[in-house]
RNA sequence: CUCAUCCAGAGGGGCAGAGGGAUCGGCCCAAAGAAGCCCCGGCAACCGGCGUCGACACAUCGCAUCUCGCGAGGACGGCGACGACCACGGUGCCAAUUCCGACCCGCACAGCGGGACAGAUGAG
Numbered sequence: 001c002u003c004a005u006c007c008a009g010a011g012g013g014g015c016a017g018a019g020g021g022a023u024c025g026g027c028c029c030a031a032a033g034a035a036g037c038c039c040c041g042g043c044a045a046c047c048g049g050c051g052u053c054g055a056c057a058c059a060u061c062g063c064a065u066c067u068c069g070c071g072a073g074g075a076c077g078g079c080g081a082c083g084a085c086c087a088c089g090g091u092g093c094c095a096a097u098u099c100c101g102a103c104c105c106g107c108a109c110a111g112c113g114g115g116a117c118a119g120a121u122g123a124g
Base pairs, nucleotide, nucleotide: 001124002123003122004121005120006119011040012039013038014037015036019029020028021027023102024101025100026099041094042093043092046090047089048086049085050083051082052081053080054079058074060072061071062070063069098118103115104114105113106112107111
């Protein structure tokens, strides 16, 4: 930089000792212990595996035969879609929708909805 996803899900212990939720505002979390580090556990399924389906491609075979077509065929592999499947490994994650808003638009306007931006994670 590109693409995909972000309303689901999943926490205990030890050390530590005042912050944390990216930024700003709000609102929350926190001495009944924040950040950070360690141990154990878990969630999920991006990478990975498995299965099914599809088109493509093509070894091969039959018919046709100079028109280059019609049909059969399926191992391995590649591609795409889907799955209520798996979880050894690489990441990630385990308060609140990415906590809400920020910029734009719409509506039946204390609010609600949609889309951007930004951010996070993964793959390249």